């Protein structure tokens, strides 16, 4: 240089082009406990890497770019 994959809360993982992007861990609060942990209950946290496009409607399809991983000579 060329080809391909990945990018979604702090972390991990879902979501058939169609209701308010779901779940786990972590965090915070509460119950319990002498205290801590565990267990149980509850709460907050995402404009889905960036910018455009297609569409009535995009996390999802298309294009460019960025980051990262792999392949290739």
């Nucleotide at each position: 240089g060329c080809c391909g994959g990945a990018c979604u809360g702090g972390c991990c993982u879902a979501a058939u082009g169609g209701u308010u992007a779901a779940g786990g861990c972590a965090u915070c609060g509460g119950u319990c406990u002498u205290c801590u942990a565990a267990a149980c209950c509850g709460a907050g946290g995402a404009u889905u890497g960036u910018g455009g496009g297609u569409u009535c409607g995009a996390g999802u399809c298309c294009c460019a770019c960025g980051u990262u991983c792999g392949g290739u000579a």